[in-house]
Molecule: small-subunit ribosomal RNA
Organism: Marinifilaceae bacterium
RNA sequence: AGAGUUUGAUCCUGGCUCAGGAUGAACGCUAGCGAUAGGCUUAACACAUGCAAGUCGAGGGGUAACAGGCGGUAGCAAUACUGUGCUGACGACCGGCGGAUGGGUGAGUAACGCGUAUGCAAUCUACCUUUUACUCGGGGAUAGCCCAUGGAAACGUGGAUUAAUACCCGAUGCAUUUCUUUUGUGGCCUCAUAAAAGAAAUAAAGAUUUAUCGGUAAGAGAUGAGCAUGCGUUCCAUUAGGAAGUUGGUAAGGUAACGGCUUACCAAUCCGAUGAUGGAUAGGGGUUCUGAGAGGAAGGUCCCCCACACUGGAAUUGAGAAACGGUCCAGACUCCUACGGGAGGCAGCAGUGAGGAAUAUUGGUCAAUGGUCGUAAGACUGAACCAGCCAAGUCGCGUGAAGGAAACUGCCCUAUGGGUUUUCAACUUCUUUUGUCAGGGAAGAAUAAGGAGGAUUCAAUUCUCCGAUGCCGGUACCUGACGAAUAAGGAUCGGCUAACUCCGUGCCAGCAGCCGCGGUAAUACGGAGGAUCCGAGCGUUAUCCGGAUUUAUUGGGUUUAAAGGGUGCUUAGGCGGCAAAUUAAGUUAGUGGUUAAAUAGUUCGGCUCAACCGGAUUUCGCCAUUAAAACUGAUAUGCUAGAGAUUAAACGAGGUAGGCGGAAUAAGUUAAGUAGCGGUGAAAUGCAUAGAUAUAACUUAGAACACCGAUAGCGAAGGCAGCUUACCAGGCUAUAUCUGACGCUGAAUCACGAGAGCGUGGGUAUCGAACAGGAUUAGAUACCCUGGUAGUCCACGCCGUAAACGAUGCUCACCGGCUCUAUGCGAUAAGACAGUAUGGGGCUAAUAGAAAUAAUUAAGUGAGCCACCUGGGGAGUACGUCGGCAACGAUGAAACUCAAAGGAAUUGACGGGGGCCCGCACAAGCGGAGGAACAUGUGGUUUAAUUCGAUGAUACGCGAGGAACCUUACCCGGGUUUAAAUGUAUGUUGCAUUAUGUAGAAAUACGUAUUUUCUUCGGAACUACAUACAAGGUGCUGCAUGGUUGUCGUCAGCUCGUGCCGUGAGGUGUCGGGUUAAGUCCCAUAACGAGCGCAACCCUUAUGAUUAGUUGCUAACGGAUAAAGCCGAGCACUCUAUUCACACUGCCACCGUAAGGUGCGAGGAAGGAGGGGAUGAUGUCAAAUCAGCACGGCCCUUAUAUCCGGGGCUACACACGUGUUACAAUGGUCGGUACAGAGGGUUGCAUUUACGUGAGUAACAGCUAAUCCCUAAAAUCGGUCUCAGUUCGGAUUGGAGUCUGCAACUCGACUCCAUGAAGUUGGAUUCGCUAGUAAUCGCACAUCAGCCAUGGUGCGGUGAAUACGUUCCCGGGCCUUGUACACACCGCCCGUCAAGCCAUAGGAGCUGAGGGUGCCUGAAGUUCGUAACCGCGAGGAGCGACCUAGGGCAAACUUGGUAACUGGGGCUAAGUCGUAACAAGGUAGCCGUACCGGAAGGUGCGGCUG
Repeated sequence: AGAGUUUGAUCCUGGCUCAGGAUGAACGCUAGCGAUAGGCUUAACACAUGCAAGUCGAGGGGUAACAGGCGGUAGCAAUACUGUGCUGACGACCGGCGGAUGGGUGAGUAACGCGUAUGCAAUCUACCUUUUACUCGGGGAUAGCCCAUGGAAACGUGGAUUAAUACCCGAUGCAUUUCUUUUGUGGCCUCAUAAAAGAAAUAAAGAUUUAUCGGUAAGAGAUGAGCAUGCGUUCCAUUAGGAAGUUGGUAAGGUAACGGCUUACCAAUCCGAUGAUGGAUAGGGGUUCUGAGAGGAAGGUCCCCCACACUGGAAUUGAGAAACGGUCCAGACUCCUACGGGAGGCAGCAGUGAGGAAUAUUGGUCAAUGGUCGUAAGACUGAACCAGCCAAGUCGCGUGAAGGAAACUGCCCUAUGGGUUUUCAACUUCUUUUGUCAGGGAAGAAUAAGGAGGAUUCAAUUCUCCGAUGCCGGUACCUGACGAAUAAGGAUCGGCUAACUCCGUGCCAGCAGCCGCGGUAAUACGGAGGAUCCGAGCGUUAUCCGGAUUUAUUGGGUUUAAAGGGUGCUUAGGCGGCAAAUUAAGUUAGUGGUUAAAUAGUUCGGCUCAACCGGAUUUCGCCAUUAAAACUGAUAUGCUAGAGAUUAAACGAGGUAGGCGGAAUAAGUUAAGUAGCGGUGAAAUGCAUAGAUAUAACUUAGAACACCGAUAGCGAAGGCAGCUUACCAGGCUAUAUCUGACGCUGAAUCACGAGAGCGUGGGUAUCGAACAGGAUUAGAUACCCUGGUAGUCCACGCCGUAAACGAUGCUCACCGGCUCUAUGCGAUAAGACAGUAUGGGGCUAAUAGAAAUAAUUAAGUGAGCCACCUGGGGAGUACGUCGGCAACGAUGAAACUCAAAGGAAUUGACGGGGGCCCGCACAAGCGGAGGAACAUGUGGUUUAAUUCGAUGAUACGCGAGGAACCUUACCCGGGUUUAAAUGUAUGUUGCAUUAUGUAGAAAUACGUAUUUUCUUCGGAACUACAUACAAGGUGCUGCAUGGUUGUCGUCAGCUCGUGCCGUGAGGUGUCGGGUUAAGUCCCAUAACGAGCGCAACCCUUAUGAUUAGUUGCUAACGGAUAAAGCCGAGCACUCUAUUCACACUGCCACCGUAAGGUGCGAGGAAGGAGGGGAUGAUGUCAAAUCAGCACGGCCCUUAUAUCCGGGGCUACACACGUGUUACAAUGGUCGGUACAGAGGGUUGCAUUUACGUGAGUAACAGCUAAUCCCUAAAAUCGGUCUCAGUUCGGAUUGGAGUCUGCAACUCGACUCCAUGAAGUUGGAUUCGCUAGUAAUCGCACAUCAGCCAUGGUGCGGUGAAUACGUUCCCGGGCCUUGUACACACCGCCCGUCAAGCCAUAGGAGCUGAGGGUGCCUGAAGUUCGUAACCGCGAGGAGCGACCUAGGGCAAACUUGGUAACUGGGGCUAAGUCGUAACAAGGUAGCCGUACCGGAAGGUGCGGCUG
């Protein structure tokens, strides 16, 4: 110090979360020791038991217990019993002092309670210190003891007797108090004080060891207490008014003392937006935690103050109490009881129960420190000091150290290897903190009392020496011996965040602080191995601060992210021009007081170190005082630059009221006129022969003001528009004059405030929510059309809201330019420029900003004041209050829920956005498909099985380029189980084979016969067997993969380096203007270059040349035949094959800057890429394929492997795709005649001849192929058919055959004869093709025994038509625009309804709590009053009065809980209905308002552009 998380990516805003520290903690796992500090945060709930406040005999009478002495009795004695206060001592009692301290708790209290600083001239103070004076003389009682007596007890009652430092009286009066008088001094309002005189009142206690200790009065001090005041001290305004002894005065009472503290009378005041009153919560501080600090949070332990002591009230005693371990009363509760009455108060220390996540021993000692009493010894002391329990915190120590292998086991991972655990261990050497045993052994203890001596001395006092005492504890510590011996865990390992693999699981189980993991290869779940962090602890949970500048004083914001009030005037408040003067409130400086101690910072020291402890030093703030006078304030004076006023001139849809005008619209009347008008995308409703619409004239009505008209004007905003009159207001300009800071802002208040809406009364032409009808539609509560009410208009009165927007508060100052414009001034002879002021716009610097953008009209740089914001939703909702006639408006939450919501910009994708361009995309044509029959594939159905895959384009004559068996993966049945095949190694063998028999469907099982080859004789090959190692799977996952393939698409695109621009994602380049088939090229250019694509290079075809001539060819020469390159010969030609050439807009003309284009131009075989092919960029579709192959993982192993027989893949109501043949005369049929190319061939192609109607058969040539063989059909010539279901068409069926093959039944092809179906050109729709193309004709080949081939791949023959063009459909490319999409429009997303869960508001009521008010009653107790009773009297008892706690009654208020039912909200699985929004979202959207509608929503009016 930061990090994670919104996005495809980016920057920003903004929330959520994490890493740190802390705790009186708790929980989980684990645990060796010591030191130190801590330990009921909850029920101020209830408490058994013990202890926590006594002491003094040097105050007293005394003698119950104990001890001693002295007597007596018994006894030898020991001893026992008994007497005696004689002694030590002392129970109970009288008396003194102390029980008001110490200790506990935090309920109450928002207060002079606390903190801080002052005051008391308004006060008290026992014990202590000091000073002065005194301590005289009497008296009567009473407790105890004794006697009697009541009661269960607690506790009493009566009688007799007795003492005091108990009580009372008198004397004295230094003195004190009160009153009166006189004089002086001082002060702070009332006054204080000194001196003198007079009057009145008021004291005392003794003990004694003779040292002393006490007592009384008074002064002073110290200590403690009381009272008063300034300042500070939580939240809520959805608490705004509150108070009646209340506020003040006079008088009196009361108090230690002031005071409405109390009473009587008088006055009517007092507090409050600087927050009264009310409500909620809470002891306050020193301090503690955190933080850089400012702050924020807390107030346990320790210290100070306060309050309380079962709850409430009250007084008594006392120096001090309204009293924790005292009293009285009331109340609740508990206990005892003989039922008549009594007792009690742990928030003291232990302890118990209860509550709770949770907090200890019914311990020891007064040794130390301190307290009370006492002369003292001493007693008491749960204060205190110690010990015990608890990892509950902090600090320290240890669990060993060094060496030790390319090592092992185990576990884990990996798979030719190896890695890791791992120097870890074992082992060797060493050490002994700790531990065990043994021995020694503290400090804490001294100034006790007392004694002795010295000093100063009247004493007190002080110094030195002697002098008893240790709970802890035989503890700390020290020494010796022994021996690695006694001692390690917890959490985590996806990122944040240090640390990774395997197995299991399979959106299950589970994890999770946030993001998020888990749906068969999980570093995220569980286990294991390994690793990381910390370590006697480690994690989790809870809470606080931090990070969070996320409430911002330090230190934030408000155009679009949350946020500027709709606007103005103005009160309080805040802020405020220039000059000099006075003052000293703020301010600054010095000094003084205080700021308790502890804590904290710094430093020094003591425990072995540290924590801890001790010493020194520092410290906010507040108060007082002295000084300064710059700034702010105050006072008084002046000034004119701010502000305002006067004069003059222009300006404007500025406002209010009145008058007038024309156009249009509608209605009415008249004329004229005839069949439609109107309306729409198209229609219909509607109007019209009762005469509409259109036309003309006249009349009437209401509303609005065309053109001018404009990023023009005016106004504070809303807003304002015909012309004109009156009145009112405004800013601006010019020149002077006047006032003299009069200013700025502005909470509350007041006023204004579009449209809609409301009330009353008018008015109503147009338009027009609602409504009605017609259309559209699946529906259409809409968009469109026809009507139409409120309203729209006026007057008066309400309402008070809008996207009331520049989404930008007002005022002032300052900071660069260019340009346009309105109105003035100025300028000019008049203009036009230039200048100046105030307004209105555009562009661009600096600067600012997240960017878009803003930029003298700031969102720049500063100053002042106001308003507002703090994640999204819930919600501008609920409740409360205020306003309103209502509609509603203003103010304005919480529970709950999410991890985002959001802004700007970027790249894509998309749009029923735009522009440009291309393509057999459309158009123009030719031929098809869709109708028929058949073939074939698919779906579906069926089946034992109809194996599997492919499924929009991009599946469907596809995998399959050959399913009768095989193939075959499917089904049925029968078999086999280390196997079918192969390889390696070793060994053995001569089998295997062939022929054949039996059983069987076969596989197979059981038999019979037979018995290898080569050899250099070593052996080798082969076969079989045995052993060992490796099985097999067309089972699953193409969403784990490789490879291959389809498609966009042969579309022109896709990128990179450097540079530049941008905070960045990214952009530029690749855009723009042209051009091209093309990101092809040219020009321009912050880009310059390059790569993959395009093109070219390759093959083929078209022309020519060269070389080479056999199996090809044959011109010339020769020979020969029925004929023929048939033969000799030749290589000229054709052809075959090799190598070259040729085409490049090169030339010409025109257009163009160029690239390039155009030309029925030339030349050329070919012309603008000559034709065709191969070639397929980055990528997209989790596209296809695990069944072609390969491969990870999973699954099966007498079976999901494998063998065999048979069946199936060929089924058949039906639907679809692709084809074939046709429907005929451009044809069918019969006969004659002709011309290819490219392929194939020895298990083959097969000539020729013979036979057969034919498929074919038989015999026999040639050919391992430019040699032999397989080889055309359309065409052409002639005949016939004559428009018919035919001499078209050939399906189907019957019969007879041929061929292949173990085998043609399911299930082959072909031939012949016979049969002769549908079909007469095909609906919506749809496919291919632009030239040697379509169309048409045949041929060959692969697979293959044969073939279901009409398919596929090639080959040649014949050989067209059309393209105006790019509006539209489809697909694609580039640029641009919008976006709420990014899984990218097959996207996103809104609302009702239905279901479940959750919190919440209302709610007839029911039920608690709280503090007041009124009335009744009223204990104890103080005070007051009082004839009867007591007493000689003083006085008392009793009774009464006032007041009050408590109790009762009553009506309200505040605040909780709960509730039938009701309302909306949130979250949920893939529900239902629609499709409102995002693109022009298919009617642009949104805001306010009104009406309507299942719902989103629709419509009207006004507004905004987001």